This is a predicted structure of an 83-nucleotide RNA (c-di-GMP-I riboswitch aptamer) from Vibrio variabilis. It matches the Rfam family "c-di-GMP-I riboswitch aptamer". Gene Ontology term of the family: cyclic-di-GMP binding. Of the family's consensus pairs, 95% are formed in the model.

[in-house]
RNA sequence: CUUUAUCAAUGCCAAACUGUUCGCGAGGGCAGGACGGAAAGCCACGGGACUCUUAUGAGGUUAGAGUAAGCCGGGUUGCACAU
Numbered sequence: 001c002u003u004u005a006u007c008a009a010u011g012c013c014a015a016a017c018u019g020u021u022c023g024c025g026a027g028g029g030c031a032g033g034a035c036g037g038a039a040a041g042c043c044a045c046g047g048g049a050c051u052c053u054u055a056u057g058a059g060g061u062u063a064g065a066g067u068a069a070g071c072c073g074g075g076u077u078g079c080a081c082a083u
Stems, first nucleotide, its partner, number of pairs: 005083002012037002017032006035070001041076003045073003049067005055061001
């Protein structure tokens, strides 16, 4: 110096919920809030979930457009102190 494993606070992020605002919607922004998090940083690539539109009398299904990275996997960058 590199890799792996463990370790996480007086620092970091912020679920539900509430207010406000944007969106047809799933949901997003901001403020409060704190269930949790060691990638809960970033990327919709695979699986799954959800929304809208389309075809259909309806359900299911088809096709299209979207949402969520705090569902799982994958990619990528980073991580105090210490062993």